[in-house]
Transfer RNA from Chlorella variabilis, 72 nucleotides, folded computationally. The same sequence occurs in records of 15 taxa. The sequence is in RNAcentral, with records from ENA and Rfam.
RNA sequence: GGGCUCAUCGUCUAACGGAUAAGACACGCGCCUUCUAAGCGUGCAAUGUAGGUUCGAUUCCUACUGAGCUCA
Repeated sequence: GGGCUCAUCGUCUAACGGAUAAGACACGCGCCUUCUAAGCGUGCAAUGUAGGUUCGAUUCCUACUGAGCUCA
C1' cells in the first nucleotide's frame, strides 16, 4: 500500500428499512432483613463522525476515524 470484518447504555449482547432502540450484569432509590448478602419493585444510561438514498435508516450506499484479520 491492497482486500475483508467490526463499531449500539459503564460492561456483554439483541433489534425484516417502520419498536417508546430490548435484555442481562453493574450502578442509584425503595421494599424485605436486627445488619449484610440474596430476592422483589423501580429508575438511570447507548446507535463512532460527516454526507447520501428513502415517506421513513441502528439497518442500505460513500468518505473519514478507530479496532481486528489477511495479502504483498
It matches the Rfam family "tRNA". Gene Ontology term of the family: triplet codon-amino acid adaptor activity.